[in-house]
RNA sequence: CUCUUAUCAAGAGCAGGCAGAGGGUAAUGGCCCGAUGAAGCCCAGCAACCGACCGUAAUACCGUUGUGAGACGGGGCGCUUUACGCGCCGAGAUGAACAUCUCGUAAGGCACGGUGCUAAUUCCAUCAGAAAGGUAAACUUUCUGAAAGAUAAGAG
Numbered sequence: 001c002u003c004u005u006a007u008c009a010a011g012a013g014c015a016g017g018c019a020g021a022g023g024g025u026a027a028u029g030g031c032c033c034g035a036u037g038a039a040g041c042c043c044a045g046c047a048a049c050c051g052a053c054c055g056u057a058a059u060a061c062c063g064u065u066g067u068g069a070g071a072c073g074g075g076g077c078g079c080u081u082u083a084c085g086c087g088c089c090g091a092g093a094u095g096a097a098c099a100u101c102u103c104g105u106a107a108g109g110c111a112c113g114g115u116g117c118u119a120a121u122u123c124c125a126u127c128a129g130a131a132a133g134g135u136a137a138a139c140u141u142u143c144u145g146a147a148a149g150a151u152a153a154g155a156g
Stems, first nucleotide, its partner, number of pairs: 001156008013043001016042003022033003028125003044118003049114003053109002061074005076088004080083001089104006122148001126146008
């Protein structure tokens, strides 16, 4: 640099320190931020993408259905943003069986390591489609998708 996937309306310093005139990705336009101090650096904080670590607790029983393995509903257990919410899987060993044990570990947790982020939706704009308003054209609003961009992870 290119490709793939995921996310982008939440959150975190308009009372931290140094610094000193620009900044909001690039271009153009708009609209903003900035000497009541921009960029940048340090510190602080936010989030949880990747790695590490923690994390199997109880699925008895009932109903419907199926020849059966099973499926669905209720119920049970774990979890958190406490709600019409999320998850409840696999392998192996011993035993005649019921069962017991071990390992990986779900949702989730943590914030140790690698990034990221900390004005305004990614500040707004472009293209296509749909709906509503409008007699209609124009136009306005909303929604969906695409494009562009940002960040992470992976590949070349």
Molecule: SAM riboswitch aptamer (S box leader)
Organism: Psychrobacillus vulpis